[in-house]
RNA sequence: GGAUCCUUAGCUCAGUCGGUCAGAGCAGGUGACUCAUAAUCACUUGGUCGGCGGUUCAAGUCCGUCAGGAUCCA
Repeated sequence: GGAUCCUUAGCUCAGUCGGUCAGAGCAGGUGACUCAUAAUCACUUGGUCGGCGGUUCAAGUCCGUCAGGAUCCA
């Protein structure tokens, strides 16, 4: 230098053919249980979906570009 892929909650990740509710587990908070702690159970908090722009009635999803990361080629 070239190619492909990834970026969504504090962490690990889903998210179908573009349709409206943005989710799961772990973590955090509160409560139950217990003499108490842990475990377990119930409820609950937390997101400009990497940045910018474009397409569309509508974008996490499609397109362009930038940034960061991984692998391969040279």

The RNA shown here (transfer RNA) has 74 nucleotides and comes from a Lentisphaeria bacterium. Rfam family: tRNA. It is annotated as a transfer RNA. Its mean pLDDT, the model's own confidence on a scale to 100, is 81. Taxonomically the source falls in Lentisphaeria (Bacteria, Pseudomonadati, Lentisphaerota).